Model confidence (mean pLDDT): 83 of 100. Predicted 3D model of a 474-nucleotide part of an RNA (small-subunit ribosomal RNA, 3' major domain) from a metagenome. Its Rfam family is "Bacterial small subunit ribosomal RNA".
[in-house]
Context: one part of a larger RNA
RNA sequence: UGACGGGGGCCCGCACAAGCGGUGGAGCAUGUGGAUUAAUUCGAUCCACGCGAGGAACCUUACCUGGACUUGACAUCCCGGGACCGCCAUAGAAAUAUGGUUUCCCCUUCGGGGGCCCGGAGACAGGUGGUGCAUGGCUGUCGCCAGCUCGUGUCGUGAGAUGUUGGGUUAAGUCCCGCAACGAGCGCAACCCUUGCCGUUAGUUGCCAGCAUUUAGUUGGGGACUCUAACGGGACUGUCGGUAACAAGCCGAAGGAAGGUGGGGAUGACGUCAAGUCAGCAUGCCCCUUAUGUCCAGGGCUUCACACGUGCUACAAUGGCCGGUUACAAAGAGAAGCAAGUUCGCAAGACCAAGCCAAUCUCCAAAGCCGGUCUCAGUUCAGAUUGAGGGUUGCAACUCACCCUCAUGAAGGCGGAAUCGCUAGUAAUCGUGAAUCAGCAUGUCACGGUGAAUACGUUCCCGGGCCUUGUACA
Numbered sequence: 001u002g003a004c005g006g007g008g009g010c011c012c013g014c015a016c017a018a019g020c021g022g023u024g025g026a027g028c029a030u031g032u033g034g035a036u037u038a039a040u041u042c043g044a045u046c047c048a049c050g051c052g053a054g055g056a057a058c059c060u061u062a063c064c065u066g067g068a069c070u071u072g073a074c075a076u077c078c079c080g081g082g083a084c085c086g087c088c089a090u091a092g093a094a095a096u097a098u099g100g101u102u103u104c105c106c107c108u109u110c111g112g113g114g115g116c117c118c119g120g121a122g123a124c125a126g127g128u129g130g131u132g133c134a135u136g137g138c139u140g141u142c143g144c145c146a147g148c149u150c151g152u153g154u155c156g157u158g159a160g161a162u163g164u165u166g167g168g169u170u171a172a173g174u175c176c177c178g179c180a181a182c183g184a185g186c187g188c189a190a191c192c193c194u195u196g197c198c199g200u201u202a203g204u205u206g207c208c209a210g211c212a213u214u215u216a217g218u219u220g221g222g223g224a225c226u227c228u229a230a231c232g233g234g235a236c237u238g239u240c241g242g243u244a245a246c247a248a249g250c251c252g253a254a255g256g257a258a259g260g261u262g263g264g265g266a267u268g269a270c271g272u273c274a275a276g277u278c279a280g281c282a283u284g285c286c287c288c289u290u291a292u293g294u295c296c297a298g299g300g301c302u303u304c305a306c307a308c309g310u311g312c313u314a315c316a317a318u319g320g321c322c323g324g325u326u327a328c329a330a331a332g333a334g335a336a337g338c339a340a341g342u343u344c345g346c347a348a349g350a351c352c353a354a355g356c357c358a359a360u361c362u363c364c365a366a367a368g369c370c371g372g373u374c375u376c377a378g379u380u381c382a383g384a385u386u387g388a389g390g391g392u393u394g395c396a397a398c399u400c401a402c403c404c405u406c407a408u409g410a411a412g413g414c415g416g417a418a419u420c421g422c423u424a425g426u427a428a429u430c431g432u433g434a435a436u437c438a439g440c441a442u443g444u445c446a447c448g449g450u451g452a453a454u455a456c457g458u459u460c461c462c463g464g465g466c467c468u469u470g471u472a473c474a
Base pairs, nucleotide, nucleotide: 001474002473003471004470005469007468008467009466010465011464012463013462015458016457019422020421021420022419023418026313027312028311029310030309031308032307033306034304035303042052043051063299064298065297066296067295068294069293072124076123077122078120079119080118081117082116086101087100088099089098090097091096105114106113107112126288127287129286130285131284135282136281137277138276139275140273142271147186148185149184150183151182152181153162154161155160166177167176168175192265193264194263195262197233198232199231200230201229202228203227207222208221211220212219236259239253240252241251242250243249315415319374320373321372322371323370324369325368332363333362334361337356338355341352343350344349381412386407387406388405389404390403391402392401428450429449430448431447432446433445434444
């Protein structure tokens, strides 16, 4: 100087408390451990476990079994030959091999050159093989915590100290005052995006107050309103009162759409953990080179006594079912696409098909509201499992896809010890969209609808910040 203390003081955080809803019990989905396996590819263990994977039937795919290739699936260079591609037959699971057939590329100074393909020789290719403890880059974590440092000066023999401590204050090393310090940098804040209010500009595909018109903003018309999207305004403790050292600030009030950081996001200091990643990419070294490379078929990653994590659905009456009102969104997506609508089908869906490269057309709501029924039961709760029949995608749904209908109708009576999230348009609850994607979501990322309860307080648990004290630790 640090680190540590079941030392002290001050302070903060959904850390506790106060509340609301869960997990832990059940069934299923999904990831992991373990076991199994020819293989169940690999990585990740506070900071892994619906994670890499934003989508494993083939492909992906890295794994296994079998069948094949050896200048190679891919790149550059040299030599020889030829248009290439394709089609047919045979063998085969295919890769591929053999035979047949068709064709005769582009430029040209007619010497040749170029692209593509086949054969040959070697330089080389190739490796998701190893090392994240050789690395770059990127990322997690402490932590959006308020800290981490430097120059000069001063003090100390020195390691170092001071500044950065102290008195107040703040979300903040934020600001004020004091002070052997005076300044500065990286962080904080602000500048950026979004949302909440107003104005200006602009009205099409958007809007419709008034005037006509219509089944319908449909048409004429209009720019007022909504909205869209560009530029501005607006909030600064600016004003008033109290309080304070009459400083920073704090408390209250006014005005205001908004008040003291208005809400949300992006943004993550010096560093810590030889943290994670050589399988995203890049890369040193080591290793393989008729194989640890490459191609193909099938299988596996989907197994299952069990254990754990994360979720979904429930156990019901604040509910289930049926009918009506076809009530009311936002944000997105759409051409190998989104598909209205008619018809057929109980339905999944099918046939036909308008419109739309989209503020124009389409995908397109549910909880809610109104009425009826069920009457506390393992039930008209719950839907696992299984049987049968269909639909869709796709070369192909056996291993191993999703959906529909009929039948079946399991566990489950609100869950032990323990444990998680959340402070407001939040929790809870309801649906919607998108990426990936042929098909496949209870996951992920977004979007809106309905919309709470509680916070006395900081003694205690956890994590952290500042000062101080002890130490035989570094």